[in-house]
Order: sequence, then C1' cells, then structure tokens
RNA sequence: GAAGGAGAUCAGGUAAUCGCUGGUGAUCUGCAUGUGCGGUCACGAGAGGAAAGUCCGGACUCCACAGGGCACGGGUGGUCGCUAACAGCGACCGGGGGUGACCCCAGGGAAAGUGCCACAGAAAACAAACCGCUGUUCUUCACGGGCAGUAAGGGUGAAACGGUGAGGUAAGAGCUCACCAGUUCCCCGGGUGACCGGGGAAGCUUGGUAAACCCCACCCGGAGCAAGACAAAUAGAGGGGCCUAUGGGAUUGCCCGUCCUGCCCCUGGGUAGGUCGCUUGAGGGAGCAGGCAACUGCUCUCCUAGAGGAAUGAUUACCGCCUGGAGCGGGGAAACCUUCUUCAGGAGACAGAACCCGGCUUACGAUCUGCUUCAACC
Repeated sequence: GAAGGAGAUCAGGUAAUCGCUGGUGAUCUGCAUGUGCGGUCACGAGAGGAAAGUCCGGACUCCACAGGGCACGGGUGGUCGCUAACAGCGACCGGGGGUGACCCCAGGGAAAGUGCCACAGAAAACAAACCGCUGUUCUUCACGGGCAGUAAGGGUGAAACGGUGAGGUAAGAGCUCACCAGUUCCCCGGGUGACCGGGGAAGCUUGGUAAACCCCACCCGGAGCAAGACAAAUAGAGGGGCCUAUGGGAUUGCCCGUCCUGCCCCUGGGUAGGUCGCUUGAGGGAGCAGGCAACUGCUCUCCUAGAGGAAUGAUUACCGCCUGGAGCGGGGAAACCUUCUUCAGGAGACAGAACCCGGCUUACGAUCUGCUUCAACC
C1' cells in the first nucleotide's frame, strides 16, 4: 500500500425568538357542581437504530370459576448454561467451507416401513455381467458359437457389493494374512455433558435422500388494544326456525368435567361514536464484585413523547460537516494532492412513535478499533 474478516459508535451541536402537543404548579373568571371545560403566567419534556417487516416470545385483557384426556392439531430437535420466555443469546462438541483471520449447519433415526435417485450404464440396493479373464466343447490352428466359473482389470455415472500390498487360484474373489477405514461389543483415561484419546475382540463390510412420507423424544389452552372496562339509551315491537332440562348455549376441534339457562335468522326502532385502557418499566446511567462469556448481584443516581385523522416545526447567529472557486505555502517531472485563509452554496443514506417490552430479519450514510493474507522497502 492492496485485499479480506470481526466488532463498536454516531445519525449535527449550542443559543435566542415565534409556533404546536402533553405534564407540573399558581391564578382568574364564564359554564358546570364536579374537581371537569376554558383563559393567563412560570417551569420542564416532546420520533428511530431500525420507529420498518409482523417472523418468534412475553407482560396485560377477555373467554372463565377453572381442570383432565385425545388427535393424520401445532412447535422444537447436539451438550451445558443465560433469560420472564423464545425457533433468541453465550460457550463448547460434531460436520462442512476458506491459505488464514473467521463463517455456515432445518445437527435424533435410513438395520421399523413406504417412496424417490433423470440421463448414461449390464446393473442404482434382497441391485450385475456390456467389454474382458479362465476352463471345456463344437468341425477347424484361426474366426465364430455353446456350456460352466468369475467380478481382480476396463467402460457408464454424482454414487457401482471397503482400500493398499502379499499369498493363493484354472482365472479370480476377505478365499487367507499384514496394515488401514468403517460397523458392533468390551475395557482404561479425560470431561458436568455432547464427545475425545488409547487398547482389545468379532463377523469381514450393511449407497444416498427424512428441507420426502414416516418413526422417536420433548414441549404447547384460545383469541387479541379493532383485547377489554365504564358511561349513555332503548320497543321486546313484529315474523320465522330448532328445541322443551335426557334440551339449548359457552369454553380452537372432539370427549369428560364445569358453568349459564333457551338458541339462531329476518324486518323495524333507540343510544353512543364519549371517557378510560395510554406510559414508572423484566426501565436508563455510573461504580464495585462474580462469571471464559451470555449475564447476575449490590450501592448510588435519573424520569427521558403519549397524539387521537393524528403534535414534536420555522427563522436567525456561531461552531462542526459536505460541495465548488480563489490565494499564500509545501510535496511532485507533470497531472495532481494538501495544511491554512477567504468567498459562494448545501443539509445529501434508510427512513417517522400509535398498548408496551425482549429478540430475529430487512434497508442504509459516516467514523473508529483489533485481527488475517499478499506485495514492496528498511
């Protein structure tokens, strides 16, 4: 200097004036008769790291007083931890990718069963003889054919009945042996564990795919702030259907249990469209301690939107940032680059809370820190 890989921070700042919304306090008068609406003054606050997606998990609310079981219901899938919980996070194990820093894994089971593996090839899993090799025979030495044996060699393919070597054989083959890989079992050591290392024995050997169906293990009420609570008002007026407590309805589906007492549809009428839920929290910051880490504990400190068709804005000045021009200086052969000064302009990525929180995913500008590889120079 180039290329890569991992992580963190920021998303202009300060001040003033005016404007919008909420909160706290004081005060005024009009309405209301309850602490509510309205006015004035003072203080202080007011869009994000993703507010996006709505993919997970919760808190909260209702079903509901609240259970049990089942399912061709749903979800998860290495181990150990963290957390309110999770398909999240951390560390580790195993497998894979990369020279490496590092990254990825939908990571139980293919010997319970059923499927699928195009084309090529003889044959794609209870799977095989196309070429070839050996023996024998036909009529004949050859060519060619028949019968028997074979899977070591060659071919096809992503993958072809373990690999290398030796012996053996008519030719071959784990047929036998040595070493190795794999499978099953036993023992020793390390580790909380997944698993790792070592030794031994046996039969010699049993593709892939479950992100195909499936099997196994574990877990799981449902719906959702358009949840729901309160206020207000009414005509049960009319018509139809089911049914008569052995009924009807509610609780995702079904059953048991429990609770309530009719349920469903049509016509028509009345009230509200209002108030609450709605922001103090599994909250933020600092320090110390524990832990490899995720995170936890203790102490101190802070209160940082709550709109309701939807507020959080505008202007000015200074500083900072970006773009362009000019000047002095510096580097350079030049092109050009650059400290400083000055002038003009700009606000430049992704993008706006709507009950809240913890994650994940996606979009995106700038800066910083460490690590890896390569090249050149000293």